[in-house]
This is a predicted structure of a 74-nucleotide RNA (transfer RNA) from a Candidatus Nanoarchaeia archaeon. Its Rfam family is "tRNA". The family's RNA type in Rfam is transfer RNA. Its mean pLDDT, the model's own confidence on a scale to 100, is 80. The same sequence occurs in records of 2 taxa.

RNA sequence: GGGCCAAUAGCUCAACCUGGUAGAGUGCCGCAUUGGCUAUGCGGAGGUUUCGGGUUCGAAUCCCGAUUGGUCCA
Numbered sequence: 001g002g003g004c005c006a007a008u009a010g011c012u013c014a015a016c017c018u019g020g021u022a023g024a025g026u027g028c029c030g031c032a033u034u035g036g037c038u039a040u041g042c043g044g045a046g047g048u049u050u051c052g053g054g055u056u057c058g059a060a061u062c063c064c065g066a067u068u069g070g071u072c073c074a
Base pairs, nucleotide, nucleotide: 001073002072003071004070005069006068007067010026011025012024013023020057028044029043030042031041032040050066051065052064053063054062
C1' cells in the first nucleotide's frame, strides 16, 4: 500500500442478505414468594445502532466517505 471482517442497552450478542414499532440473555431497580437468604415469577428503567453525507414516504439495514479494532496478502 491492497483485500476481507467487525462497531447496536453497563456487558455478551441478535435483527442487516429481503428497508416498515430497535430486541434477547445477563446485570441494575421495584414487587410477589420466604422466618431470613438463595432460587423462582412478574414489572420497570436503560439506545443519537462508531462518525459524516446520500438515496427513499420511511435507513441499524441500501450507496459513498471517514475513524477504531481484528485478520490475510505484499